[in-house]
RNA sequence: CACUGACGAAGGAGAUCUGAUGGAGAUAUAAGGUCGCAAAGCUUCUGGGCAAGUCUGAUGCUAAGCCCCAGAUAUGCCCGAAGGGCUGCCAGA
Numbered sequence: 001c002a003c004u005g006a007c008g009a010a011g012g013a014g015a016u017c018u019g020a021u022g023g024a025g026a027u028a029u030a031a032g033g034u035c036g037c038a039a040a041g042c043u044u045c046u047g048g049g050c051a052a053g054u055c056u057g058a059u060g061c062u063a064a065g066c067c068c069c070a071g072a073u074a075u076g077c078c079c080g081a082a083g084g085g086c087u088g089c090c091a092g093a
Base pairs, nucleotide, nucleotide: 003092004091005090012037017032018031020029021028022027035080041086042085043084045083046082048078049077050076051075053073054072055071056070057069060066061065
C1' cells in the first nucleotide's frame, strides 16, 4: 500500500418517534432518544424517488370560470436510497 472484517480494543454518528423553529411543500436545523451501521463520513458525478408552481390533454358543471385525473417541465429536497469518486480508526484469523 492492497485485501479482509473473524478475534478484540478505543471511539463515532444516530433510524422510527417526540416536541420546537424555518419552509408553499418535499424536507432541513438544533434538542430528546437509540433501531441498526466497518464507512449509516463527505460529495448530486450517474440512475432513482418526493414536493408546490407552470404548461398541455381529458371528464363534469358553466355566463366568466371552477373541480378532478393524466402527462411534461424548471426549481427545490432526499446519500440509512442504489452505484461512482474522495477521505478515514483498529486488527491480521